[in-house]
RNA sequence: UGCUGUACAAGGCAAACCUAUCGAAAGGUAGGGACGCAAAGUUACCGGUCUAAGGGAUCCAUAUGGAGUCUAUGACAGCGGGAUUGCCAGC
Numbered sequence: 001u002g003c004u005g006u007a008c009a010a011g012g013c014a015a016a017c018c019u020a021u022c023g024a025a026a027g028g029u030a031g032g033g034a035c036g037c038a039a040a041g042u043u044a045c046c047g048g049u050c051u052a053a054g055g056g057a058u059c060c061a062u063a064u065g066g067a068g069u070c071u072a073u074g075a076c077a078g079c080g081g082g083a084u085u086g087c088c089a090g091c
Base pairs, nucleotide, nucleotide: 002091003090004089005088012037013036017032018031019030020029021028022027035078041084042083043082045081046080047079048076049075050074054071055070056069058067059066060065
C1' cells in the first nucleotide's frame, strides 16, 4: 500500500417506539431505548425514495376562495453506486 473480516484490544454508532423541541410536511436536534452496523464516519456527485410550504398550468366558484395535479429551492448517507478519511486483526 492492496485485499479480507473468524476471533481479540480500545472502544464507537444506534432502528422501531416514547418524551421534548424545530419544521407546512418529509424530516432534523436533544434525552430515553437497542433492531442492527467494520465504515450505520463524512459528502446529495449519479441513480433512487419521501415531502409539496411556495410556484405553475387545469377545473369549479367568482368576493376572499376550493379541488385534484405537476414541480425541490426541502429532505433521506441505516436504499444502491461514486468520492474521501479511519480502529483492530489476518494475508
c-di-GMP-I riboswitch aptamer from a Nitrosomonadales bacterium, 91 nucleotides, folded computationally. Rfam family: c-di-GMP-I riboswitch aptamer. Rfam describes the family as follows. GEMM was predicted in a large-scale screen for bacterial structured RNA regulatory elements. The organism belongs to Nitrosomonadales, within Bacteria.